This is a predicted structure of a 251-nucleotide part of an RNA (large-subunit ribosomal RNA, domain VI) from a Bacteroidaceae bacterium.
The sequence was found in a public genome assembly.
NCBI's taxonomy places the organism under Bacteria, Pseudomonadati, Bacteroidia, Bacteroidales, Bacteroidaceae.
The coordinates come from a structure-prediction model, not an experiment, and the mean pLDDT is 85.
[in-house]
Context: one part of a larger RNA
Formats: sequence, C1' cells, structure tokens
RNA sequence: CGUUGGAGAUUUGCGUGGAUCUGACACUAGUACGAGAGGACCGUGUUGGACAGACCUCUGGUUUACCGGUUGUGCCGCCAGGUGCAUUGCCGGGUAUCUAAGUCUGGAUCGGAUAAGCGCUGAAAGCAUCUAAGCACGAAGCCGGCCACAAGAUGAGAUCUCCUUAUGAGGGUCGUCCGAGACGAGGACGUUGAUAGGAGGCAGGUGUAAAGACGGUGACGUCAAAGCCGAGCCUUACUAAUUGCCCGAAG
Repeated sequence: CGUUGGAGAUUUGCGUGGAUCUGACACUAGUACGAGAGGACCGUGUUGGACAGACCUCUGGUUUACCGGUUGUGCCGCCAGGUGCAUUGCCGGGUAUCUAAGUCUGGAUCGGAUAAGCGCUGAAAGCAUCUAAGCACGAAGCCGGCCACAAGAUGAGAUCUCCUUAUGAGGGUCGUCCGAGACGAGGACGUUGAUAGGAGGCAGGUGUAAAGACGGUGACGUCAAAGCCGAGCCUUACUAAUUGCCCGAAG
C1' cells in the first nucleotide's frame, strides 16, 4: 500500500515446512523345527543410544554492583574499625538469570490407496489359470493422521462485537517498564494505577558484624542462626508514570 466504510477480537485452512532413526534384554519358549548341536516366526513387555523440543524442581556450571576470609601497599591523625589499588588483587561460597553434563516429553497407535508378492472366483481354451470382466490382502515407501506457520490464498475467505452527520470506535506520540528486543516491532501499565523504583515482610545467600559486657594470662569463647545482602515472592501509592497534542471512517 492492498484486501472497496473504519476498527477490536475469534477463526477456517489453499498451501508450506518439521518429524519419520535404532539397539539390547525378558516373556511367549528351551516351545515349533531338528538325530543332536542348536533354536525361531507371530505377539507382548522392559530398558537404552543418537536426534529433536521444552524447562530449571533435582545435580552441576555461570553469577566483575551479594556475603565472608586473606596478602602487600596508600589513605581516613594514631589504636580499633574501614576504604582505594594490585587480573574481580587472590581465595571460599553464592540467589535470580542464562545454561547442560541435569529434568520432562517426542518418533507411535490408526485410516485410505498401492509396489513386489500372496490369493478368491473365472473364462477366452468343456481342463487348467491371481486376470481378460470382477473381488480380497499386502511395505520404514505414497495420501492423511502428529507438530509449527499460514487469507498478499490479489481466488485477499468466515464469525462475533463496536463506531459513523465527528462531544468520533480505535490508533499514535509521550511516560513507567518487560518473561519482548540490534533499531523498529511485540507485550504490561499510566492515578478508576502495583508498571518500575523505594519501603515492609518472607524466601534465599553468606556465616555469627561493630561497640560493649562477661569468661580466659592469652590466642580466643559466649551474649549472638548474628550482621550484611543484586536480580525472587507477597504487600504497600512514598517517588515517577501529569496535562495534553496528532492521526482517524460512507458524512
């Protein structure tokens, strides 16, 4: 821009793509078969591999603005206590997030038409013959079925609701943001408000702060699961989402 008024939702599916893999073990059954050695079809169950999708409860990784320990040195006048720099100085842990080595799920069952093949009925050809007429089976393959996209399917579809003599449905701009993101876009919210920050509580992390008191000659211990804390969950209008402006349809 189109889809022939304009919107907001919900859809149909022309068509397109994806997936399509496979082992072992057990039962049937030491059965059928076979002199024996050996050893099934068919059917059923269990459990793997690789691959694919999703997720973070568990196991781990990551976690450079979380907590702690510690070395050297500078600074805060000194002690104590802190802080800067040294690869995040080094080291021990580590929530959210992201993630695999972790967890869950998938290939199927099934229907239709067939291939090779196996048949039924059956003549030409009084027999025979799966074929000539007719009929029934039969593959990881074909068409569906499963998953995803999909009306620019210009063949532009359908349904519901709303708006329309402009006080106007809806959209944009702007702002607070995100499980969304290169930018656009998408999604949530904008006081009739929990959108983000802050605050309160909880979970979770670290591991028992400083100061003081008590005990000990002292290192240290106890008061004390303390103190501190990013992303998580719940609550709460304290702060910021103000007011506006623009586009917008048969008129």

Its Rfam family is "Bacterial large subunit ribosomal RNA".